[in-house]
């Protein structure tokens, strides 16, 4: 330098162009308990950035950023 893949809650992962972007773990609050843990209930929190296509984009296209791999 070229090619391919990946980027979504604090973490690990879902979501085939259409529901309020969902689950588990986690944080916080509550119930319970002598206290803690466990359990149960509630709650917090995310689409790497900009642009384009579309009635509608996490999804498709382009550029950039970051990471991984391959070729030279």
């Nucleotide at each position: 330098g070229c090619c391919u893949c990946u980027g979504u809650a604090g973490u690990u992962c879902a979501a085939u162009g259409g529901a309020u972007a969902g689950a588990a773990c986690g944080g916080c609050g509550g119930u319970u308990u002598c206290c803690g843990g466990a359990a149960c209930c509630g709650u917090c929190a995310a689409u790497g950035a900009a642009g384009g296509u579309u009635c509608g984009a996490u999804u498709c296209c382009c550029u950039c950023c970051a990471g991984a791999g391959g070729c030279a």